[in-house]
RNA sequence: GCAACGGUAGCGUAGCCUGGUAACGCGCUGGCUUGGAGAGCCAGUGUCCAUUUGGACUCGGGGGUUCGAAUCCCUCCCGUUGCG
Numbered sequence: 001g002c003a004a005c006g007g008u009a010g011c012g013u014a015g016c017c018u019g020g021u022a023a024c025g026c027g028c029u030g031g032c033u034u035g036g037a038g039a040g041c042c043a044g045u046g047u048c049c050a051u052u053u054g055g056a057c058u059c060g061g062g063g064g065u066u067c068g069a070a071u072c073c074c075u076c077c078c079g080u081u082g083c084g
Stems, first nucleotide, its partner, number of pairs: 001083007010026004020067001027045006046057004060076005
C1' cells in the first nucleotide's frame, strides 16, 4: 500500500441483509432469605434536565439520502487478520 472482518450504555454481545419503541447477559443498586456472608429469588438499572406525570439525547467522528438511519450511500479515524 491492498483486501476482509470489526467499533452499539461500566464490560461482553444481539439487532444491520429486509430502515419504523436501542435489546440480552454480566456487573451494579435496593429488597427477601441468613447469626453474618455466598448462592438463590424479587424489583430496578443507557445519559442529561425536571422530578409526581414527563421532556430531550445516545450505536467510533463528519456529511448525505429519507417522513423516519445503529441499519442504506460517501468520507475519515481506530482495532484484528491476511496479502504484498
The prediction has a mean pLDDT of 82. A computed fold for an 84-nucleotide RNA from a Promethearchaeota archaeon, annotated as transfer RNA.